[in-house]
RNA sequence: GGCUUGGACGGCGAUAUACUGCUAACCUGGUCAGGACCGAAAGGUAGCAGCCAUACGUGGUCACUGUCGAGCGUCCAAGUCCAC
Numbered sequence: 001g002g003c004u005u006g007g008a009c010g011g012c013g014a015u016a017u018a019c020u021g022c023u024a025a026c027c028u029g030g031u032c033a034g035g036a037c038c039g040a041a042a043g044g045u046a047g048c049a050g051c052c053a054u055a056c057g058u059g060g061u062c063a064c065u066g067u068c069g070a071g072c073g074u075c076c077a078a079g080u081c082c083a084c
Base pairs, nucleotide, nucleotide: 001082002081003079004078005077006076007075008074009073010072012069013068014067015066016065018061019060020059021058022057028053029052030051031050036045037044038043
């Protein structure tokens, strides 16, 4: 120096509970115009649409994070044989 094994770091690939888009008439939550109901009134109750958020689902990306895979590079350790 070559070979085998292990470790660290880096690189590569895949993937996710990482990042991100869409996504609920009612069947999720919040806020609830109008309207409804109770009330003499003040006020209260439930609550559709709308709006906001989120879940299921579904798509995208590996820049971050995690996991896995192959074992590409560098370094370290051990072993073994060969060469010098």